The part of an RNA shown here (small-subunit ribosomal RNA, 5' domain) has 534 nucleotides and comes from an uncultured bacterium.
Rfam family: Bacterial small subunit ribosomal RNA. Rfam links the family to the GO terms structural constituent of ribosome and ribosome.
Context: one part of a larger RNA
RNA sequence: GGAAUGAAACGCUAGCUACAGGCCUAACACAUGCAAGUCGUGGGGCAGCGGGUAUGCUUGUUUUCAAGUAUAUGCCGGCGACCGGCGCACGGGUGAGUAACGCGUAUCCAACCUGCCCAUCACAAGGGAAUAACCCGUCGAAAGUCGGCCUAAUGCCCUAUGUAUUCCGAUGAAGUCCUCUGAAUCGGAAUAAAGCAUUUGCGGUGAUGGAUGGGGAUGCGUCUGAUUAGCUUGUCGGCGGGGUAACGGCCCACCGAGGCGACGAUCAGUAGGGGUUCUGAGAGGAAGGUCCCCCACAUUGGAACUGAGACACGGUCCAAACUCCUACGGGAGGCAGCAGUGAGGAAUAUUGGUCAAUGGGCGUGAGCCUGAACCAGCCAAGUAGCGUGCAGGAUGACGGCCCUAUGGGUUGUAAACUGCUUUUAUACGGGGAUAAAAGGGUGAACGUGUUCUCCUUUGCAGGUACCGUAUGAAUAAGGACCGGCUAAUUCCGUGCCAGCAGCCGCGGUAAUACGGAAGGUCCUGGCGUUAUCC
Numbered sequence: 001g002g003a004a005u006g007a008a009a010c011g012c013u014a015g016c017u018a019c020a021g022g023c024c025u026a027a028c029a030c031a032u033g034c035a036a037g038u039c040g041u042g043g044g045g046c047a048g049c050g051g052g053u054a055u056g057c058u059u060g061u062u063u064u065c066a067a068g069u070a071u072a073u074g075c076c077g078g079c080g081a082c083c084g085g086c087g088c089a090c091g092g093g094u095g096a097g098u099a100a101c102g103c104g105u106a107u108c109c110a111a112c113c114u115g116c117c118c119a120u121c122a123c124a125a126g127g128g129a130a131u132a133a134c135c136c137g138u139c140g141a142a143a144g145u146c147g148g149c150c151u152a153a154u155g156c157c158c159u160a161u162g163u164a165u166u167c168c169g170a171u172g173a174a175g176u177c178c179u180c181u182g183a184a185u186c187g188g189a190a191u192a193a194a195g196c197a198u199u200u201g202c203g204g205u206g207a208u209g210g211a212u213g214g215g216g217a218u219g220c221g222u223c224u225g226a227u228u229a230g231c232u233u234g235u236c237g238g239c240g241g242g243g244u245a246a247c248g249g250c251c252c253a254c255c256g257a258g259g260c261g262a263c264g265a266u267c268a269g270u271a272g273g274g275g276u277u278c279u280g281a282g283a284g285g286a287a288g289g290u291c292c293c294c295c296a297c298a299u300u301g302g303a304a305c306u307g308a309g310a311c312a313c314g315g316u317c318c319a320a321a322c323u324c325c326u327a328c329g330g331g332a333g334g335c336a337g338c339a340g341u342g343a344g345g346a347a348u349a350u351u352g353g354u355c356a357a358u359g360g361g362c363g364u365g366a367g368c369c370u371g372a373a374c375c376a377g378c379c380a381a382g383u384a385g386c387g388u389g390c391a392g393g394a395u396g397a398c399g400g401c402c403c404u405a406u407g408g409g410u411u412g413u414a415a416a417c418u419g420c421u422u423u424u425a426u427a428c429g430g431g432g433a434u435a436a437a438a439g440g441g442u443g444a445a446c447g448u449g450u451u452c453u454c455c456u457u458u459g460c461a462g463g464u465a466c467c468g469u470a471u472g473a474a475u476a477a478g479g480a481c482c483g484g485c486u487a488a489u490u491c492c493g494u495g496c497c498a499g500c501a502g503c504c505g506c507g508g509u510a511a512u513a514c515g516g517a518a519g520g521u522c523c524u525g526g527c528g529u530u531a532u533c534c
Stems, first nucleotide, its partner, number of pairs: 002534001004532002008530005015386005021379002023344001028342003032339003037086003042083002045079002049077003052073009093297003102222008112214002117210007125159004135148003139144001164191008174181002195202002223269003230260003235257004240252003272294004276287004299320005322333004350376001352375003358372001359370004389420004399411005425471006434461001437458005443452004478523005483504003489518005499506002
């Protein structure tokens, strides 16, 4: 010097659009709201809402009937709380820890698991005891707690059946990573289930296989320090057990004395890893933010429970620190979810809208939930695009600046002036892409869930994008630099002062280097400075 930044920061300046990005610091502390629910086609019920029915009363001219009102009634639509199912292990955040089979890559499991989903085979018989809600009472300021009574289920238990599966015993085709695995057959033992709706339907149990997701093992690779040279006792191996889905000192008893290390063990420091990104002709060097994959964590430390799956961010228990409530006895809480607040800092946004689309959970479904997501808001913090006008116009005007000064040069076709255009701007009008989707209803075809016809519903962004018309050059240019490196020079002021400076160095009376002006150079909605990296 060139390039880059992560989301750089600061100074001056600033018209628009699109796309992408936005706490690098305190894994500091957090007010408030929201971020995980759903199912009444599992169940008992009925607090609230709507309806029906019965009875009584009132009013309407009487009966009929209508309206109002009170009471009763789960009878119906539904449904708060409750039991039960599924989900809450996904999605979202952060990078503290971790130098490790954590990650990357390759291979293996004859040592393993897998809810929901798919395929196939077989089955679903009989019975029982509870418990929540509700009701009655106790204790407590509260959080909440305890006792009694009643009751249901796709909740729980027992028995039966056993295609099968598992285990044990016997026989044993076949196979090869030959400590074994094992088709088929026989005998014994153990182990299942649930109903709901009633119109198709949705579920339940056992088993095999698949798919998906996970678990484990190993080779190689993976920062710095020797001013860290020795480290290790469950340590290394064996045998037997326990434990696990499974292998294994994973754990335990006993036995042996091993195992690692200058090819850098151990210790210390630093650090999430990769795809990728930046730079470079490449080799390489540096970085790991957005997006994707993996890992780890959820105030700090520890533990298990439930479950197909967690040792579980918005679950439980224990301990600690902190904050809050308290009637002082005792309780409550966890934004590294989305917004937002304080603090820290050079520094980083709205306490926004919608579930319309995509995706997820639940549900037969309609649907409900979804700060995932999609949108909008703020920010030149980045990249790209557009514009701030175009053509003509010399008396080379006025003014400014400069000179060898009655004259010239330069600013400069620049301006004025004439003609033109209208991106953009402003105003008015039109305008439904993203839905070629999904839902509901009707009908038809095939034949039990697909296709088609017709009708209908659904758009946050948004009356946005986009298009048209009108007006009128109208609404829009700056920053740094000009001694050499390095493109671009003169005058005035100052006088080793004030100041400049990346390096060399300028300034002490004519400074192309300081400050101002005029002119010029470079870049341009930006331009410079600082920081970091190549």